A computed fold for a 61-nucleotide RNA from a Bacillota bacterium, annotated as Fluoride riboswitch aptamer (crcB RNA motif). The sequence was found by an Rfam model in a public genome assembly. Its mean pLDDT, the model's own confidence on a scale to 100, is 76.

Order: sequence, then structure tokens, then C1' cells
RNA sequence: AUUAUAAGAGGCGAUGGAGUUCGCCAUUAAAUCCGUGUGCGGUGAUGACUCCUACUAGUAA
Repeated sequence: AUUAUAAGAGGCGAUGGAGUUCGCCAUUAAAUCCGUGUGCGGUGAUGACUCCUACUAGUAA
């Protein structure tokens, strides 16, 4: 460097992508936020950490 065989690399965690990690689920599953007078109000792009993107607020150029 090439060839052959076997096995493994699954999904989900309130709006995006990636890495690490935790938990849960086995496809009829895990999941689908909180408060409330049901009129409405509030927090957050994370389950957790970090980075990027989007959004929001402030400051400077």
C1' cells in the first nucleotide's frame, strides 16, 4: 500500500450545529418547560460544560 472476512458505530433529554460527559428508552418507547383567575405571564438556543450560528440588551468605533 492492496485485498478478503467478522463485529461494532441506535434513538431521546421545551427551537440550530459540533465536541465531551450524564441520564433515559428499546420503536405501541424515551420526549413534548413553569405559573395561572385559562384572560395571560415568565425563563432558556445546553440534561450539564465548551465553542459556533441565530435572536435579545448595553457600550464603543